[in-house]
GlmS glucosamine-6-phosphate activated ribozyme aptamer, 156 nucleotides, folded computationally.

């Protein structure tokens, strides 16, 4: 160092379900709506998102209409401190903004899955898989507009 082979990672709007509720199937009960018990389902569609360390905190768009209730458990958001970068025409210090694609505001442009369809599985609730439509924030791409003070130091 090179091939094989297992074995973890590759995560985070992500993972979980413990006797809630709601649904499904069987059994016993009742004169019925409907009760009890067993086993089971489902419980958030995707897009975006990390400088480092601490605290807080119900954590950003929008699809969609539905238990996407409800609950644990996380967490890349947001504030605040604190530090380290960055921009604000060179270098120091300050002060605002940002976060390595590193200002801010407006306007353009420009980005999805699920539902639904079909095509399997399940008795069922329900789930696999498959091409295609349809978003909004943010980034990202134009365009306009507005982007410091002090001190050094260079030209002129």
């Nucleotide at each position: 160092u090179u091939u094989u082979c297992c074995c973890a990672u590759c995560c985070a709007g992500c993972g979980c379900c413990a006797u809630g509720c709601a649904c499904c199937u069987g059994a016993a009960a009742g004169g019925a709506u409907u009760u009890u018990c067993a086993g089971g389902u489902u419980a958030a569609c995707g897009a975006g998102g990390a400088a480092a360390a601490g605290g807080g905190u119900u954590a950003u768009c929008g699809a969609a209409a539905a238990u996407u209730c409800g609950g644990c458990g996380g967490a890349c958001g947001c504030c605040c401190u604190u530090u380290c970068g960055u921009a604000g025409a060179u270098u120091c210090c300050g002060c605002u903004g940002c976060g390595a694609g590193a200002u801010a505001u407006a306007c353009c442009g420009g980005c999805a899955a699920a539902u639904a369809u079909g095509c399997g599985g399940g008795u069922a609730a329900c789930u696999g898989c498959a091409a295609a439509a349809c978003a909004a924030a943010u980034a990202c791409g134009g365009u306009a507009u507005a982007a410091c003070g002090g001190a050094a130091g260079a030209a002129c």
The coordinates come from a structure-prediction model, not an experiment, and the mean pLDDT is 77. The model forms 88% of the base pairs in the Rfam consensus. Rfam family: glmS glucosamine-6-phosphate activated ribozyme aptamer. Rfam's curators write: This entry contains a glucosamine-6-phosphate activated ribozyme that is found in the mRNA for GlmS. GlmS is an enzyme that uses fructose-6-phosphate and glutamine to generate glucosamine-6-phosphate. The ribozyme catalyses self cleavage of the glmS mRNA that is thought to regulate GlmS activity. Gene Ontology terms of the family: regulation of gene expression and catalytic activity.